[in-house]
Model confidence (mean pLDDT): 75 of 100. Predicted 3D model of a 314-nucleotide RNA (Archaeal signal recognition particle RNA) from a Candidatus Odinarchaeia archaeon. Taxonomically the source falls in Candidatus Odinarchaeia (Archaea, Promethearchaeati, Candidatus Odinarchaeota). The RNAcentral record of the sequence draws on ENA. Of the family's consensus pairs, 94% are formed in the model. Rfam family: Archaeal signal recognition particle RNA. Its family is annotated with signal recognition particle, plasma membrane targeting and SRP-dependent cotranslational protein targeting to membrane, signal sequence recognition in the Gene Ontology. For this family Rfam cites "SRPDB: Signal Recognition Particle Database" (Rosenblad et al., Nucleic Acids Res, 2003). The family's RNA type in Rfam is non-coding RNA gene.
């Protein structure tokens, strides 16, 4: 190299496959679908294991024997997916058109109910309802006129007398008293600080008369307060009144002298798509039909691949 036999745990294979989905990619748990006399346990979807030598991972078991297990192509049979494209049915949306027994108006005609000579329709007056404009009331808020003249008090200068005083003058104040003026005026409480007025009694000066300071007393006095009146404005009201206007609804009154309301049914006309129903377009979905494509489980057959070790013998 061949034949033969005889082993095998250790090398090798296998102990289901496939589709969507996940994924950066493979596998596997999960889902679906097939199917074979295709193992067990353990963990694994907010996952488990890996890297194109991915075709599961920890553990354990069983089957095969050498052209055996296994593995790949190729054909034929065959179950079951998947995508496409066409019809059909059903449904939903959107759009157009516009039929109708749809929807609004109008007419007429039946018929019923409420009414109507205790007075219909239909007119016209006035109230009451609404808007505008305007004129009272009530309630609320603000405010308080100026000048003159004269008592009086305060500073300052002059001049006199035996005290206490006593005359002029000129500047400022003013709570007093009158006039005049303004729409700014009545009353009543309260009540300051100061140099307001009037000052009893007490005190000083003087022979007296009388004079001076000046406490209570009271009269005034800014400011505050509260009645009313006035004047100027704001906001509002379960407030009252005129004027024009508006509209059909209530209420009275008039003229009028038999009808008319509200609903149902009929038929006509008119508009119209707001709502029903009905149609035609589009588009989506599920479903059934049929057609192609492609993926496939599983069973045939083919061909090609896979050849360890040990003894013998030619």
């Nucleotide at each position: 190299a061949g034949c033969a036999g005889c082993g095998g745990u250790a090398g090798g294979u296998c102990c289901g496959g496939g589709g969507a989905a996940c994924u950066u990619g493979c596998c596997c748990u999960g889902c679906c679908c097939u199917g074979u006399u295709a193992c067990u346990c353990g963990a694994a979807a907010u996952g488990g294991g890996c890297a194109u030598u991915a075709u599961g991972c920890g553990a354990g078991g069983g089957a095969c024997a050498g052209u055996a297990a296994c593995c790949g192509u190729u054909a034929a049979g065959g179950c079951g997916g998947u995508g496409c494209g066409u019809a059909c049915c059903c449904u939903a949306a959107g759009u157009c058109a516009a039929a109708g027994a749809c929807u609004a108006u109008u007419u007429u005609a039946u018929u019923u109910g409420a009414c109507a000579a205790u007075g219909a329709a239909a007119c016209c007056c006035c109230g009451u309802c609404c808007u505008a404009c305007u004129g009272g009331g009530c309630u609320u808020g603000c405010g308080g006129u100026g000048a003159a003249u004269g008592u009086g008090c305060c500073u300052c200068u002059u001049u006199u007398g035996u005290a206490g005083g006593a005359a002029a003058g000129a500047g400022g104040c003013u709570u007093c008293a009158u006039u005049c003026u303004u729409c700014a005026c009545g009353g009543g409480g309260u009540g300051a600080a100061c140099c307001g007025g009037u000052c009893a009694g007490g005190c000083c000066u003087g022979g007296g008369a009388a004079g001076g300071a000046g406490c209570a007393u009271c009269c005034u006095a800014a400011g505050c307060c509260c009645c009313g009146a006035c004047g100027c404005g704001u906001a509002g009201c379960g407030u009252u009144g005129g004027u024009a206007g508006g509209g059909u609804g209530c209420g009275g009154g008039g003229u009028g002298g038999a009808g008319a309301u509200c609903a149902a049914u009929a038929a006509a006309a008119u508009a119209g798509c707001c709502c029903c129903u009905g149609g035609g377009c589009u588009u989506a979905g599920u479903g059934u039909a049929c057609g192609c494509a492609u993926c496939c489980a599983c069973u045939u057959a083919a061909c090609g691949g896979g050849g360890c070790g040990c003894u013998g013998c030619u």